Predicted 3D model of a 73-nucleotide RNA (transfer RNA) from an Elusimicrobiota bacterium. The sequence was found in a public genome assembly. The coordinates come from a structure-prediction model, not an experiment, and the mean pLDDT is 82.
[in-house]
C1' cells in the first nucleotide's frame, strides 16, 4: 500500500429495513438452606464504534473515518 472479516448491555453472541433491541453467563433483591452452592422468582443495565447519506421508516443499505483481526505485496 491492496483485499477481506468484525465492532450490539460487564463478557460471549443473536437480530441483516418496520414489531418492545434479545439470549446465555455475570450482577442486584427475594425465596429455599444452619450457612454456602445449586435451583426458583423478580429486577437493573445497551440506542447498536463515530459522522454523514438513502428511505415514510436504518443496528440492519451506501460513503468516509476510527479501532481490532486475517491474507497478500
Nucleotide at each position: 500500500c491492496g483485499g477481506g472479516g468484525c465492532g450490539u448491555g460487564g463478557c460471549u453472541c443473536a437480530g441483516c429495513g418496520g414489531c418492545u433491541a434479545g439470549a446465555g453467563c455475570g450482577c442486584a433483591u427475594g425465596g429455599u438452606u444452619c450457612g454456602g452452592g445449586a435451583c426458583c422468582a423478580u429486577g437493573a443495565g445497551g440506542c447498536c464504534g463515530a459522522c454523514g447519506g438513502u428511505u415514510c421508516a436504518a443496528a440492519u443499505c451506501c460513503g468516509u473515518c476510527c479501532g481490532c483481526c486475517c491474507c497478500g505485496a